[in-house]
Context: one part of a larger RNA
RNA sequence: GGGUUAACGCUGGCGGCGUGCCUAACACAUGCAAGUCGAACGAGGGCAAUUUCCCCGUAAGGGGGAGCUGUUCCUAGUGGCGAACGGGUGAGUAUCACGUGGGCAACCUGCCCCGAAGUGGGGGAUAACACCGGGAAACCGGUGCUAAUACCGCAUUCUGUCACUGGUCGCAUGGCUGGUGAAGAAAGGAGCAAUCCGCUUUGGGAUGGGCCCGCGGCCUAUCAGCUAGUUGGUGGGGUAACGGCCUACCAAGGCUUAGACGGGUAGCUGGUCUGAGAGGACGACCAGCCACAGGGGGACUGCGACACGGCCCCCACUCCUACGGGAGGCAGCAGUGAGGAAUCUUCCGCAAUGGGCGAAAGCCUGACGGAGCAACGCCGCGUGUGGGAUGAAGUUCUUCGGAAUGUAAACCACUGUCGGAGGGGAAGACCAAGACGGUACCCUCCAAGAAAGCCCCGGCUAACUACGUGCCAGCAGCCGCGGUAAUACGUAGGGGGCGAGCGUUACCC
Numbered sequence: 001g002g003g004u005u006a007a008c009g010c011u012g013g014c015g016g017c018g019u020g021c022c023u024a025a026c027a028c029a030u031g032c033a034a035g036u037c038g039a040a041c042g043a044g045g046g047c048a049a050u051u052u053c054c055c056c057g058u059a060a061g062g063g064g065g066a067g068c069u070g071u072u073c074c075u076a077g078u079g080g081c082g083a084a085c086g087g088g089u090g091a092g093u094a095u096c097a098c099g100u101g102g103g104c105a106a107c108c109u110g111c112c113c114c115g116a117a118g119u120g121g122g123g124g125a126u127a128a129c130a131c132c133g134g135g136a137a138a139c140c141g142g143u144g145c146u147a148a149u150a151c152c153g154c155a156u157u158c159u160g161u162c163a164c165u166g167g168u169c170g171c172a173u174g175g176c177u178g179g180u181g182a183a184g185a186a187a188g189g190a191g192c193a194a195u196c197c198g199c200u201u202u203g204g205g206a207u208g209g210g211c212c213c214g215c216g217g218c219c220u221a222u223c224a225g226c227u228a229g230u231u232g233g234u235g236g237g238g239u240a241a242c243g244g245c246c247u248a249c250c251a252a253g254g255c256u257u258a259g260a261c262g263g264g265u266a267g268c269u270g271g272u273c274u275g276a277g278a279g280g281a282c283g284a285c286c287a288g289c290c291a292c293a294g295g296g297g298g299a300c301u302g303c304g305a306c307a308c309g310g311c312c313c314c315c316a317c318u319c320c321u322a323c324g325g326g327a328g329g330c331a332g333c334a335g336u337g338a339g340g341a342a343u344c345u346u347c348c349g350c351a352a353u354g355g356g357c358g359a360a361a362g363c364c365u366g367a368c369g370g371a372g373c374a375a376c377g378c379c380g381c382g383u384g385u386g387g388g389a390u391g392a393a394g395u396u397c398u399u400c401g402g403a404a405u406g407u408a409a410a411c412c413a414c415u416g417u418c419g420g421a422g423g424g425g426a427a428g429a430c431c432a433a434g435a436c437g438g439u440a441c442c443c444u445c446c447a448a449g450a451a452a453g454c455c456c457c458g459g460c461u462a463a464c465u466a467c468g469u470g471c472c473a474g475c476a477g478c479c480g481c482g483g484u485a486a487u488a489c490g491u492a493g494g495g496g497g498c499g500a501g502c503g504u505u506a507c508c509c
Stems, first nucleotide, its partner, number of pairs: 001509004006505005013381006019374002021339001026337003030334003035081003040078002043075003046071003050067001052066003055062002088292003098216007107209002112205008120154001122152002129144006161182009188197003218264003225255003230252008267289004271282004294315005317328004345371001347370003353367001354365004384414004394405004419446006428436001453498005458479003464493005474481002
C1' cells in the first nucleotide's frame, strides 16, 4: 500500500447492486417449509331430479323417511406417483473424501426418447363402514360387510435369464452367434365414438449413479517400527457388481526413513486476496463434489436411502399424564433464550423461473421472486451556483504599526440534483393472470429551503502559533516527548488529509 462475512469510537442526507451468527453441530415457545391424483377404488356427506311407499290436504300441492338415478361438489380410507429432489450446516473426515486422467470382459438406472411383441381367463382377502369393547391420552382389540390400476394362482412365450451343447472371435476370467431344455408377464381408466392415457416383457438410447486404478495438494521423528481378517490362496456366502465385503480351512505373509504406525490440525475444488512474477495466505457469498441431521446403532420400503421435517432400539435432555403409559428433535424460513466484540423481519406473493402430482383445470412449493432492517461493502449523487471589500463584527496572534480567519459571511441575482405537493404511469407476460407497486420513470408547481464530519499537524509524514501544565496530568506505530518559555501532554486559533464517512483494533499478502 492492498484486502476483510469484520468489530469498536465519533459522525451520518439519498439511491443502485451486493452482503449479513466467523462464537454454542448450544437449547428451542409459536406458525409455516411436501404434497398431489375422484380420469385406479369402494364408502360417507352435500346438491339436484325422479318415481314407488308413508303422513297432511277434496284437489292442486307440501313435508318427512327409505329406495333408485345423476353430479362440473367435499374428503377420512385403500391404491399410485412424489416424499432419495429442492433447502440447511461443516461436526466428523488426512480418506480414492476431493481435483485430474483413465478403466468396468465386474455393474444398476423410476420418470423420459426411439423400436418390437403382448394386455387371455379366474380366485381369495382387507381398510373404509356398521356394531361391541379397552384406554386419561396416544391409540388399540373383536365380530360382520365391500372394491380396485391393491394381492394370488392358471394359460400363452418374440426377446431376454439360467443349464447343456455346436460354431466363431478375443485380452485370462470370457465376447458374439445357432440349437435343446427349464423357469418366468400384464390392469385397467376416460370418451357416444374415432381415439387418448395407462399396464407387461424386451432391444437400444439418454440421464443419473455404483465400483476400481495412476497422479496431485497440511504440520509433527520430542511418534520408528506397525499389522490376526492382518497379506495371499481354496471352498462357500453376500451384492446390481469386483473384492478379506463376510465365513471355514490352508499358507505366513503385508506396510515402512521416498516416513509406515501414532499425535495435532482440516470438509475438498472452481476460485478469492496479495504480489512485477515466482510465490504466500485463504476457501464467506456464487457454483461442483463430499459428509452430517440431538449422540450412537440398525434395518424396512423403494429405480434410488440406511433416509433432516420415515420406522425400530439404546443414551442424554425437554414436555404431557388419571402414574398404567405416552409425545418430541429449527445445521429448513422467520423468531426466542444462551454464548459472544459481533451478524436482520415471527413481512408479501406463487405474477415470473424452477420442482412434485394431475389428461387437464388446478393444487402444493419459507425453492424462488420481492419488500423490510443494518454506511457491513462497492458504485453513483447531493449538502448549492455566480456576484460580492468599508477586507464588517467576533475570535486568534501581535514587534501594538498591524496580520490572519477571508469572498468566507452579510447582501444581490440565479438554479432545482435531492426534498415536498399534485398529475400521469410501465416493461418484466404468452388469451387471461403482476407480489414487487401507484414502484421505476415522465410532467407541473414550491423553495437554498432539511443535509458535514472525522483524523492528524516533532521526524518518518502533508500541516504552527498562543495559553495551561511542570518527569505531574498525560502521549506513543518506531525513534521518543513532559523535571517553568513543550510546534510531541490539554485547550484555543490557524493549517494539512480524507469525506458520508473518518479513525482504531484484529487478521492475510
The prediction has a mean pLDDT of 84. A computed fold for a 509-nucleotide part of an RNA from a metagenome, annotated as small-subunit ribosomal RNA, 5' domain. RNAcentral holds the full RNA, with entries from SILVA.